[in-house]
RNA sequence: CGGAGUGUAGCGCAGCUUGGUAGCGCGCCGCGUUCGGGACGCGGAGGUCGGCGGUUCGAAUCCGCCCAUUCCGA
Repeated sequence: CGGAGUGUAGCGCAGCUUGGUAGCGCGCCGCGUUCGGGACGCGGAGGUCGGCGGUUCGAAUCCGCCCAUUCCGA
């Protein structure tokens, strides 16, 4: 320098193909259970989806540029 992948909750990921209420597991908080803890059950908080623009009635999703990171090639 060229090509490809990845970026979504504290952590690991799904959702993108086919635009239409942002989800799952673990973790965290509260309650129940227990002598207490763990496990289990119920409930809850936590995201402006890497950034900036564009398209659209509507963008995590489509398009462009940029940033970070991984791999391949030179």
Transfer RNA from a Candidatus Saccharimonadota bacterium, 74 nucleotides, folded computationally. NCBI's taxonomy places the organism under Bacteria, Bacteria candidate phyla, Candidatus Saccharimonadota. It matches the Rfam family "tRNA". Rfam's curators write: Transfer RNA (tRNA) molecules are approximately 80 nucleotides in length.